This is a predicted structure of an 87-nucleotide RNA (c-di-GMP-I-GGC riboswitch aptamer) from Mesobacillus persicus.
Parts: sequence; structure tokens; C1' cells
RNA sequence: ACAGAAAAAGGCUAACUUGUUGAAAAGCAAGGGCGCAAAGUCACGGGUCUAAGGGGUAGAAAUCCUAUGAUAGCCGGAUUGCCUGGA
Repeated sequence: ACAGAAAAAGGCUAACUUGUUGAAAAGCAAGGGCGCAAAGUCACGGGUCUAAGGGGUAGAAAUCCUAUGAUAGCCGGAUUGCCUGGA
């Protein structure tokens, strides 16, 4: 180089709860512990979620449409790195 069966130094932290930011999806902090060998980083391709704004209306409201919002713990891709095996 390659591989992730077993183990482990170190690491991350689902649901849920509390606080907080946000229109929402969701983010952040603390608790928590389902899991993770890239559950590190990057929205580049696809998927999914949301719909403030837009549209709609006589004026409102609702249905509906829309990402420029979100998700890297949905998949692919790019990039960097720990441990173990092994040479």
C1' cells in the first nucleotide's frame, strides 16, 4: 500500500429532558446513551425535511408551488487523520 475479525489509548454522541437561538426544519450548551473505525471536515451529485420570503386574497386566512434554509448519524463523491492487524 491494503484490511477492519478481535481488542483498545484517545474520540464522537441517537432518542429523550432542560436551557437558548430560529418563522420552521434545525443549530448550540448541559444531562443522557442508541450507536459509530472516519458519527472528522466539505452541501459537489442524488435523496429527505422545512417554507420565512414569493405566490395566493378586495383585504385577510387556508390549500398549493418554490431553497436562497436544514441534514455529513440517508447514500455517493472529495479531502485529512487515530488505533489494531499486516508487510